[in-house]
Context: one part of a larger RNA
C1' cells in the first nucleotide's frame, strides 16, 4: 500500500421491510445429473452451468456407434503421361446406398505464331502435401460473462519521506454521480460520470397517396366527387435550463414548496459497461503456437443414436376452480410477416383440413385478436373443475412420421381440494392478467426476441440479512 474482521462511523441498491403474485406438493414440456447403452457426440459446473450454445436432432444437420467403401482423397497449388469443351439428359444390371458395369440423345471451348503450342477441363501415374469438431483456453488472438452503468481507476509537475510511498483523490456540506461548492502544499490534466446519439411523451411548419372525412354532394360500404381541417404517416423545428417566486442554507452549492407548463428538478425508456478481478468461459464459430493421426483419429454412404429411464435438481406450462367452467349474441388494438410466399369469397368436411380461386412484391390485398360487454345454465360435486394417459378414426409437411413430427374428431377421463423446510420476481403503465407477431423452420415452441390490451397493493423505515462504495481501527496475512 492492499486485503481481511462474527471492529467503529457516513451513505446506497426491491437488500431487508410494507405489498403483489409465484416456485417448493401435481400432471405434462424443457435442459442437467446419475444410471443404462454398440452410440446414448461435444462443450457450459456457486452467483455469473442447467428452456445455456442450439434463432428449431425423423434423413440432412451430426461432430457419435454399427455395417459396407475409397486412400494425392469431398477440397487447394505444383509436375509427368493421355483423352477431350465443360454440363445437361433417356433406360438397363449389380447393390442398402455410397459406388460399379453398359447405354440413349441434346450441345460441342477461347486464344493461336496453326505446333496438342498456351489456357479450360476430365482420367491415370509418383510425390511434395491436402484433411482433423483430435489433444492442450494454464500456450494465444478475437469474441463473451461478471463485479457494475458501481463511482471509482490513474497521470505530469511540484512540495513531504532514507525509503516502499504520501499528497492530489483527504475534510465541511451536498449530488443519482470524484456531481458541484467551500476550505487545503498542492496546481493541473486524462479514462469513467453527465451531456452529445435513437424511441416515447406536447405543439407549429412543410407534404397528403394507398391513410384521413369537418363541411357539400353521393354509396350497402370514405364507395365515388370533392377537401387535406382532423387523424395518421415522415422530414424540419420549438419546448425543460432549478429559467421564474416565496423559504432555507454559509452571501455557496444545493434541498423543499408554489406558479405556470403536455412534460419538472436525469420527463419516461434505451444505446453506451472505466482502470482492473475471477489462469472465469470459448482451439467445437472463426483465427492461431506446440503436440498427436496419415490405408486413418482423413473421405463417402446406408441405417441406429443424440429422443434410452429405477431415480435426483434446475426453468417453465397447465392446473387444482363460481372474480369461474360451458353455450349463445357481440366490440375494440399494435409491433410484424408474405411471390418455390400472404391467400380474401365461395363451396365440401362435426374438425384438423382440401376443392376451386379474386387480390397483394403490399399505408392499396392478406395473415388476423383475446380477456373485456351482455343473457342464458352450472350450484361446491374430484364436478359440466382439470386435462394426463390409453384405444379408435383421420388430416398436413416431407423420398420417408416404425424407432422419432405436429394436428383434429370420438371414445377415455389419471394426479390434482392452493403445495413441508426453503426460496424467486417486481416500485407504475410496473406487478399480475389477455392474446398477437417475428427469427430458425418443408414440417415441428409450453422457449427466446418483440407488440399491443385490461390494469393493481405497498414502501413506516434502515436494527437485521446480501452486495456494494468512502473514512477511520486492529492484524502474527500479501
Nucleotide at each position: 500500500u492492499g486485503a481481511c474482521g462474527g471492529g467503529g462511523g457516513c451513505c446506497c441498491g426491491c437488500a431487508c421491510a410494507a405489498g403483489c403474485g409465484g416456485u417448493g406438493g401435481a400432471g405434462c414440456a424443457u435442459g442437467u445429473g446419475g444410471u443404462u447403452u454398440a452410440a446414448u457426440u461435444c462443450g457450459a459446473a456457486g452467483c455469473a452451468a442447467c428452456g445455456c450454445g442450439a434463432a428449431g436432432a425423423a434423413c440432412c444437420u451430426u461432430a457419435c456407434c454399427g455395417g459396407c467403401c475409397c486412400u494425392u482423397g469431398a477440397c487447394a497449388u505444383g509436375g509427368g503421361c493421355g483423352u477431350c469443351g465443360c454440363g445437361g439428359u433417356u433406360u438397363c444390371c449389380a447393390g442398402a446406398g455410397a459406388u460399379g458395369g453398359a447405354u440413349u440423345c441434346c450441345u460441342u471451348c477461347a486464344g493461336u505464331u496453326c505446333g496438342g503450342c498456351u489456357g479450360g477441363a476430365c482420367g491415370c501415374c509418383a510425390c511434395a502435401c491436402a484433411g482433423g469438431u483430435g489433444c492442450u483456453g494454464c500456450a494465444u488472438g478475437g469474441c463473451u460473462g461478471u463485479c457494475g452503468u458501481c463511482a471509482g481507476c490513474u497521470c505530469g509537475u511540484g512540495u513531504c519521506g532514507u525509503g516502499a510511498g504520501a499528497u492530489g483523490u483527504u475534510g465541511g456540506g451536498u449530488u443519482a454521480a470524484g456531481u458541484c461548492c467551500c476550505g487545503c502544499a498542492a496546481c493541473g490534466a486524462g479514462c469513467g460520470c453527465a451531456a452529445c446519439c435513437c424511441c416515447c411523451g406536447u405543439c407549429u411548419u412543410c407534404a397528403g397517396u394507398u391513410g384521413c372525412c369537418a363541411u357539400c354532394a353521393u354509396u350497402u360500404a370514405g364507395u365515388u366527387g370533392g377537401g387535406c381541417a382532423c387523424u395518421c404517416u415522415g422530414a424540419a423545428g420549438a419546448a425543460a435550463c432549478u429559467g421564474c417566486c416565496g423559504g432555507u442554507g454559509a452571501c455557496a452549492a444545493g434541498c423543499c414548496g408554489g406558479a405556470g407548463g403536455a412534460a419538472g428538478g436525469u420527463g419516461g425508456g434505451g444505446a453506451u459497461g472505466a482502470c482492473g478481478u475471477c489462469a472465469a468461459g470459448u482451439c467445437a464459430u472463426c483465427a492461431u503456437g506446440g503436440c498427436c493421426c496419415u490405408u486413418a483419429c482423413g473421405g463417402g454412404c446406408c441405417g441406429g443414436g443424440c429422443u434410452a429411464c429405477a431415480c435426483a435438481c434446475g426453468u417453465g406450462c397447465u392446473a387444482c376452480a363460481a372474480u369461474g367452467g360451458c353455450g349463445a349474441c357481440u366490440a375494440c388494438a399494435a409491433u410484424g410477416g408474405g411471390c418455390a410466399g400472404c391467400g380474401a369469397a365461395c363451396u365440401c368436411g362435426c374438425g384438423a383440413g382440401g376443392g376451386u380461386a379474386a387480390g397483394c412484391a403490399a399505408a392499396u390485398c392478406u395473415c388476423a385478436a383475446a380477456a373485456a360487454g351482455u343473457c342464458g345454465u352450472c350450484u361446491c360435486a374430484g364436478u359440466u373443475c382439470g386435462g394426463a394417459u390409453u384405444g379408435c378414426a383421420c388430416u398436413c409437411u416431407g423420398c420417408a412420421a416404425c424407432u422419432c413430427g405436429a394436428g383434429u374428431g370420438c371414445a377415455u377421463g389419471a394426479a390434482g381440494u392452493c403445495g413441508g423446510a426453503a426460496u424467486c420476481g417486481c416500485u407504475a403503465g410496473u406487478a399480475a392478467u389477455c392474446g398477437c407477431g417475428u427469427a430458425u423452420c418443408a414440417g415441428c415452441a409450453u422457449g427466446a426476441c418483440g407488440c399491443g390490451g385490461u390494469g393493481a397493493a405497498u414502501a413506516c423505515g434502515u436494527u437485521c440479512c446480501c452486495g456494494g462504495g468512502c473514512c477511520u481501527u486492529g492484524u502474527a496475512c500479501a
The part of an RNA shown here (small-subunit ribosomal RNA, 3' major domain) has 478 nucleotides and comes from an uncultured Alphaproteobacteria bacterium.
The sequence was found in a public genome assembly.
It matches the Rfam family "Bacterial small subunit ribosomal RNA".